[in-house]
Molecule: Fluoride riboswitch aptamer (crcB RNA motif)
Organism: Sporanaerobacter acetigenes DSM 13106
RNA sequence: AUAAAUAAUGGUGAUGGAGUUCACCAAAACUGCAUUAUGCUAAUGACUCCUACAGGUAA
Numbered sequence: 001a002u003a004a005a006u007a008a009u010g011g012u013g014a015u016g017g018a019g020u021u022c023a024c025c026a027a028a029a030c031u032g033c034a035u036u037a038u039g040c041u042a043a044u045g046a047c048u049c050c051u052a053c054a055g056g057u058a059a
Base pairs, nucleotide, nucleotide: 009026010025011024012023013022016050017049018048019047020046021045032040033039034038
């Protein structure tokens, strides 16, 4: 310096935060879709809660 394995840890999963869980990555994982000079959906990978945004109803 390179390769593999094991253990622990860490990181990531299209716009914020937290918990649980799943998957992936070891400098990679990841960086939405489309009719792409533009347009569209979405705060989750999944579930729950909070915040922001949008619409409706009631007071």